[in-house]
Predicted 3D model of a 105-nucleotide RNA (SAM riboswitch aptamer (S box leader)) from Alkalibacterium gilvum. The coordinates come from a structure-prediction model, not an experiment, and the mean pLDDT is 85. Its Rfam family is "SAM riboswitch aptamer (S box leader)". Gene Ontology term of the family: regulation of gene expression.

RNA sequence: ACCUUAUCAAGAGUAAGCAGAGGGAAUUGGCCCGACGAAGCUUCAGCAACAGACCGCCAUAGGCACUGUGCUAAAUCCAACAAGAGAAAUCUUGAUCGAUAGGUC
Repeated sequence: ACCUUAUCAAGAGUAAGCAGAGGGAAUUGGCCCGACGAAGCUUCAGCAACAGACCGCCAUAGGCACUGUGCUAAAUCCAACAAGAGAAAUCUUGAUCGAUAGGUC
């Protein structure tokens, strides 16, 4: 990096230090966040439970949160593509893309 499986409308920081203008994945259109300090790095705190460990158990359950990740504005912030409903605005579903984890290579 490709492939594959699962999940993505929940949850959790007005934290501290450095830093100093961008950020919300990409393209487009929106809409938000940001000198009352963005991104990034470090520390602490928290959420969660994908994998391992431990407990427990054989129910096709569960517990814990030690380890490895991950995450801590807004639904993957919304939409774009397709199908269906509708007079329309719009709504529903699915896909695509992306993110995270495990596995193969």